[in-house]
Molecule: SAM riboswitch aptamer (S box leader)
Organism: Salinicoccus halodurans
RNA sequence: UUCUUAUCCAGAGAAGUCGAGGGACUGGCCCUAUGACGCUUCGGCAACAGGCAUAUAAAGUACUGUGCUAAUUCCAGUAGCAUCACGCUAGAAGAUAAGAG
Repeated sequence: UUCUUAUCCAGAGAAGUCGAGGGACUGGCCCUAUGACGCUUCGGCAACAGGCAUAUAAAGUACUGUGCUAAUUCCAGUAGCAUCACGCUAGAAGAUAAGAG
């Protein structure tokens, strides 16, 4: 970096540091000098894989590897259906895990 499969309406923040952007992209909307984003430390959430336990599985646990810890993946983007209007379904894109190349 590509492919395959699964999941994405639940859940979970404090301190220090830095100093102006950030929420993938575009549009909207929002967060942010009452200090965002990032980084560090300590917590927490979850349970994808491994481990453990069990008669196999399911359910379990949370030791290890990841992941996550504003807003449904913040909403929409494409197609179909529907409404006066608000919408609904499927997908695309993205993220994460596991496997393969």